[in-house]
RNA sequence: GCACGACAAGGGCAAACCCGGCGCGAGCCGGGGACGCAAAGCCACGGGACCCCACGGGUCGGCCGGGCCACCGAA
Numbered sequence: 001g002c003a004c005g006a007c008a009a010g011g012g013c014a015a016a017c018c019c020g021g022c023g024c025g026a027g028c029c030g031g032g033g034a035c036g037c038a039a040a041g042c043c044a045c046g047g048g049a050c051c052c053c054a055c056g057g058g059u060c061g062g063c064c065g066g067g068c069c070a071c072c073g074a075a
Base pairs, nucleotide, nucleotide: 004073005072012037013036017032018031019030020029021028022027035062041068042067043066045065046064047063048060049059050058051057052056
């Protein structure tokens, strides 16, 4: 350095649900809350699911693949 991922250390994120706001909607944002996550960090490039004012435009990165970047160090 690459790969790998522990009953390690220090930390990180936050499903459902509730409250407030936004959106026609899928859903998003903030707060609370933790089911989980070693990329559950970022990107709609391929597939997939979903929505609509529907053939064109959207949503989901916590569905899979891919790309980029990154903390720690037992076997």

c-di-GMP-I riboswitch aptamer from Naasia aerilata, 75 nucleotides, folded computationally. The model forms 100% of the base pairs in the Rfam consensus.